[in-house]
Context: one part of a larger RNA
RNA sequence: GGCAUCUGGUGAAUGCCUUGGUACCGAGAGGCGAUGAAGGACGUGGCACGCUGCGAAAAGCCGAGGGGAGGGGCGAGCGCCCGUGGAUCCUCGGAUCUCCGAAUGGGGCAACCCACCCUUUAGGGGGUAUUCUGCGGUGAAUCCAUAGCCGCAGGAGGCGAACCCGGCGAACUGAACCAUCUCAGUAGCUGGAGGAAAGGACAUCAACAUCAGUCUUCCGGCUUUCGGGCCGGGGGAUGAGACUCCGCAAGUAGUGGCGAGCGAACGCGGACCAGGCCAGUGGCUUUAAGGGACGAACCGGAACCGUCUGGAAAGGCGGGCCAGAGCGGGUGACAGCCCCGUACGGGCAAGAGUUCUUUAGAGUCCUCGAGUAGGGCGGGACACGUGAAAUCCUGUCUGAACAUGGGGGGACCACCCUCCAAGCCUAAGUACUCCUCGGUGACCGAUAGUGAACCAGUACCGUGAGGGAAAGGUGAAAAGCACCCCGUCGAGGGGAGUGAAACAGACCCUGCAACCGGAUGCCU
Numbered sequence: 001g002g003c004a005u006c007u008g009g010u011g012a013a014u015g016c017c018u019u020g021g022u023a024c025c026g027a028g029a030g031g032c033g034a035u036g037a038a039g040g041a042c043g044u045g046g047c048a049c050g051c052u053g054c055g056a057a058a059a060g061c062c063g064a065g066g067g068g069a070g071g072g073g074c075g076a077g078c079g080c081c082c083g084u085g086g087a088u089c090c091u092c093g094g095a096u097c098u099c100c101g102a103a104u105g106g107g108g109c110a111a112c113c114c115a116c117c118c119u120u121u122a123g124g125g126g127g128u129a130u131u132c133u134g135c136g137g138u139g140a141a142u143c144c145a146u147a148g149c150c151g152c153a154g155g156a157g158g159c160g161a162a163c164c165c166g167g168c169g170a171a172c173u174g175a176a177c178c179a180u181c182u183c184a185g186u187a188g189c190u191g192g193a194g195g196a197a198a199g200g201a202c203a204u205c206a207a208c209a210u211c212a213g214u215c216u217u218c219c220g221g222c223u224u225u226c227g228g229g230c231c232g233g234g235g236g237a238u239g240a241g242a243c244u245c246c247g248c249a250a251g252u253a254g255u256g257g258c259g260a261g262c263g264a265a266c267g268c269g270g271a272c273c274a275g276g277c278c279a280g281u282g283g284c285u286u287u288a289a290g291g292g293a294c295g296a297a298c299c300g301g302a303a304c305c306g307u308c309u310g311g312a313a314a315g316g317c318g319g320g321c322c323a324g325a326g327c328g329g330g331u332g333a334c335a336g337c338c339c340c341g342u343a344c345g346g347g348c349a350a351g352a353g354u355u356c357u358u359u360a361g362a363g364u365c366c367u368c369g370a371g372u373a374g375g376g377c378g379g380g381a382c383a384c385g386u387g388a389a390a391u392c393c394u395g396u397c398u399g400a401a402c403a404u405g406g407g408g409g410g411a412c413c414a415c416c417c418u419c420c421a422a423g424c425c426u427a428a429g430u431a432c433u434c435c436u437c438g439g440u441g442a443c444c445g446a447u448a449g450u451g452a453a454c455c456a457g458u459a460c461c462g463u464g465a466g467g468g469a470a471a472g473g474u475g476a477a478a479a480g481c482a483c484c485c486c487g488u489c490g491a492g493g494g495g496a497g498u499g500a501a502a503c504a505g506a507c508c509c510u511g512c513a514a515c516c517g518g519a520u521g522c523c524u
Stems, first nucleotide, its partner, number of pairs: 001523009015509001016473002020444002022441007029433002031159002039100003042055003046078002049075003061094006070082003105114003115128005130156009163194001164192005174181001178257001204240002213238011244271005254262002275425003278369001280366001282365013298346003304319005320337002322326001328340003374398008384410001405420005460467002480508001483495004
């Protein structure tokens, strides 16, 4: 030095665990905001750094309800206090609520600076943004008027995860290139609304001959479990009926540098169903009163002992019990009967709140639809790219009829059928989940699962937009090693003690491998 075995150090894999995630289901809620939101800054405790709570009335104040022995939030303690004269705590309602922030008196480099007016008196309180609507005042050029200006009242403004409607609207990409086309009316930007939104009550579809079919009625036959069923014949009748969503129709008909691709409708089956109004006995919204329903904290809630092993019994053995409760969690190992609970029941209907309904009041809407239908030109939407291109929208130019009329039935014409535009409203079925409660998983289990199980959108990086971690586990219980020794009044270690275990000693469960030692044996 090598190999082998054993034994340590280092190291963190693995196993086990879960306070956190994740996907979905059911129910609720679907908004908050000038009565100042969302989100923050700064304060606030006996000591007070962070988190949490709260706001100069500052881990809190008042009232009502609940509750019943402990409590003064957590890391985390010390001091000092409070509580059966009912505290802490939980629920509901109220008070207070600095400064910034739509931020709104003016300014501003957010949390700061500087004002004016009224009032009160010296503590303070209130007002002063913009815009829209209504009302009132004043009032130019310019006589009347209007604009403008001023005042009052009411509304708006901002935030919020997705869902919804409208406006503007890409490119990469695909076409094996690329230009029409596609991606796609997508992403993005933007306006607006609601708990849903949108749409919605026919100027809609369909159909066009004959047969068939369906419904009803009569006659005849067969059959029967006496309800009825089947077959044949004769007569009569007979298209649907808002919107939305799902399945089919159908990758069909079409469309398409007829390339890549795009892609219906009629009809059928389902979900849900609802129709109204134009001056009134109406629709919608809202307020008040009466009535009904739901609705908080919380409370009650059955039944087990002995023995053995063990540090510990819930385990083994023996014998019982409850069950409208053997879901689940905890307890020193695996508990229906130890604890929290669970089934079931109360609280519970007083108050807050929500919702339905009746009555009354208020607000608002609506006059039967002309610069409309239609036409030309240019575009856009329709599955439909200008095509034979109907239908719908309109930038521009035009421009009817008036039910003796007009629109549609995919160029257009005739016949026929059908409907009545240019006014308004309308639940349910449908979409979504920032949020609350309950539940489920052939979902994850700390390099996984959210980026985040832990004081994480933190530390840190970046001028900035923005990017963005790592990091869980002593033990049943701190019983967290009194005391002694070595050492620098160290670090670290050795005894002693606790504990079932300390090779569980806080760098703490298990403790692999790489890597570094020690002991023994063999080889050189």
A computed fold for a 524-nucleotide part of an RNA from a soil metagenome, annotated as large-subunit ribosomal RNA, domain I. The full RNA is in RNAcentral, with records from MGnify.